[in-house]
RNA sequence: ACCAGACGCUAGGGGGGCCUGUCCACACAGGCUGAGAGGGGAGCUCGCUCCCGACCCUUGGAACCUGAUGCGGUUCAUACCGCCGGAGGGAAGCGUCGGCCAAUGUCA
Numbered sequence: 001a002c003c004a005g006a007c008g009c010u011a012g013g014g015g016g017g018c019c020u021g022u023c024c025a026c027a028c029a030g031g032c033u034g035a036g037a038g039g040g041g042a043g044c045u046c047g048c049u050c051c052c053g054a055c056c057c058u059u060g061g062a063a064c065c066u067g068a069u070g071c072g073g074u075u076c077a078u079a080c081c082g083c084c085g086g087a088g089g090g091a092a093g094c095g096u097c098g099g100c101c102a103a104u105g106u107c108a
Base pairs, nucleotide, nucleotide: 001106002105005097006096007095008094009093010092011058012057013056014055017032018031019030020029021028022027039052040051041050042049043048044047064089065088066087070083071082072081073080
């Protein structure tokens, strides 16, 4: 200087992309962005399912999904910025702190 919410408990929701190499690869290794890019375990029809952990989000809801193999800029590509768009969906209760000259946090 900026932010009006912050933290905890219980419960719930959600995602795991891109690049390079290894014949291919969902496998392995390295790298990038990000809060998180799979840390541990179980099952089976062996590429999926389930459980736990980390992280983010929970209606004051842009966590995440759909439209979408979307459009423009940019990038090797993802990421990023703008649009689509406050469009359609999407998971909550309690306690403590904060009385606006404000807790907490961030930046210098």